[in-house]
The RNA shown here (Bacterial RNase P class A) has 397 nucleotides and comes from Roseovarius sp.
It matches the Rfam family "Bacterial RNase P class A". Rfam classes the family as a ribozyme.
The RNAcentral record of the sequence draws on ENA.
It is recorded under the gene name rnpB.
NCBI's taxonomy places the organism under Bacteria, Pseudomonadati, Pseudomonadota, Roseobacteraceae, Roseovarius.
The coordinates come from a structure-prediction model, not an experiment, and the mean pLDDT is 75.
RNA sequence: GCGGAGGGCCGGAUGGCCGCGACACUUCCCGCGAGGGGGUGGCGAGGAAAGUCCGGACUCCACAAGGCAACGGUGCCGGGUAACGCCCGGCCGGGGAAACCCGAGGGAAAGCGCCACAGAGAACAGACCGCCUGGCCGGCUCGGCCGGGCAAGGGUGAAACGGCGGGGUAAGAGCCCACCGCGGGACGGGCAACCGGACCGGCACGGCAAGCCCCACCGGGAGCAAUGCCGAAUAGGGAUCGCGCGCGGGGUCGGGGAAACCGCCCGCAGGCCAUGUCUUGGCCCGGCGAUCCGGGUAGGCAGCUUCAGGCGCACGGGUAACCGUGCGUCGAGACGAAUGGCCAUCCAAGGGGGCCUGCCCCCUGGACAGAAUCCGGCUUACAGGCCCUCCGCGCGU
Numbered sequence: 001g002c003g004g005a006g007g008g009c010c011g012g013a014u015g016g017c018c019g020c021g022a023c024a025c026u027u028c029c030c031g032c033g034a035g036g037g038g039g040u041g042g043c044g045a046g047g048a049a050a051g052u053c054c055g056g057a058c059u060c061c062a063c064a065a066g067g068c069a070a071c072g073g074u075g076c077c078g079g080g081u082a083a084c085g086c087c088c089g090g091c092c093g094g095g096g097a098a099a100c101c102c103g104a105g106g107g108a109a110a111g112c113g114c115c116a117c118a119g120a121g122a123a124c125a126g127a128c129c130g131c132c133u134g135g136c137c138g139g140c141u142c143g144g145c146c147g148g149g150c151a152a153g154g155g156u157g158a159a160a161c162g163g164c165g166g167g168g169u170a171a172g173a174g175c176c177c178a179c180c181g182c183g184g185g186a187c188g189g190g191c192a193a194c195c196g197g198a199c200c201g202g203c204a205c206g207g208c209a210a211g212c213c214c215c216a217c218c219g220g221g222a223g224c225a226a227u228g229c230c231g232a233a234u235a236g237g238g239a240u241c242g243c244g245c246g247c248g249g250g251g252u253c254g255g256g257g258a259a260a261c262c263g264c265c266c267g268c269a270g271g272c273c274a275u276g277u278c279u280u281g282g283c284c285c286g287g288c289g290a291u292c293c294g295g296g297u298a299g300g301c302a303g304c305u306u307c308a309g310g311c312g313c314a315c316g317g318g319u320a321a322c323c324g325u326g327c328g329u330c331g332a333g334a335c336g337a338a339u340g341g342c343c344a345u346c347c348a349a350g351g352g353g354g355c356c357u358g359c360c361c362c363c364u365g366g367a368c369a370g371a372a373u374c375c376g377g378c379u380u381a382c383a384g385g386c387c388c389u390c391c392g393c394g395c396g397u
Base pairs, nucleotide, nucleotide: 001393002392003391004390005389006388007387008386009385010384012346013345014344015343016342017341018340020044021043023041024040025039026038027037028036029035046368050379051378053377054376055375056374057373058223059222060221061220071219072218073217074216075215076090077089078088079087080086091105092103093102094101095100106214107213111212112211113208114207115206128154129153130150131149132148133147134146135145136144137143138142162180163179165177166176167175181203182201183200184199187196188195189194227302228301229300230299237293238292239291240290241289242288243287244285245286246268247267248266249265250264253263254262255261270284271283272282273281274280309330310329311328312327313326314325315324316323317322347366349364350363351362352361353360354359355358
């Protein structure tokens, strides 16, 4: 210098002016109060605030404890954590020359099921080409027919019932032997997954569980629109008390300009029971009024943001994730929902031009996105940039 691998970080900067939100202090206004205006002060989105996919905190509901069944989830081992399906370290398998990357990674000798196409044959298989051999015929380095023995070689396939070499044989075959694989395994290493392995067996046991299934472990449900408190106006519900509150008519009557309406006058007038009747009392019924009670709605308050908290530094433990101690520092909490705009200078990036060829000038201009109870993760989106470590090749010293 070129090519590659892994990880971390930033995600426009500074200043000025105007504006918005909640808070604290202060002042003014109406004022019983609630509230409103002004001023000052510090504060006011993210690495993902997103998807709502996991795990929790918190709240309510259900439930003696425990077991079984169903359903769902997780699935090598060890560690971290409040917990996890997350993270760290390791093991095994696969990829890469390497740095490094990928893996739903328990069980297929419990049972069932499936294995396309091709192929003769796909699971207690099979003989297409082929190899060997007996007989007969043509014939004579060969071919055909009938029969027997094979599975080495070829061919199909993702996969062909161990691989490869030697012996053996008519040709062959774990038929025999060595090595590898497979099964068992004394013993050794490791917390474990797992690794090594004397020796034994003798080929018997294909693959798929993101098919059913088996095994182990975990899981009650709903969610801040949870939940608790306060609570109008109007309408409706209940209780008590008062009035039978009503209907029809009238005109040179009163109020009013008049009409309507209110008053006034006249007549008639709730149901039932007790008393002979009036009256009085009780019950029922509809209406109106007054007082009181309780529920809901609008609205308000709490939950609400200071905590498994973030950041920095130091020390200690640990390979690491992470944990502990000390000091310092930071802090949106709104609710039809604030967090914005303009200007100047600069920075990255893009375009154009000038020449003195590495500088100057002009224009454009900053991704994805955006809190809504909170926290730990994962996943997804993202212009541009910075830093660190490692691998390989080339060149120089």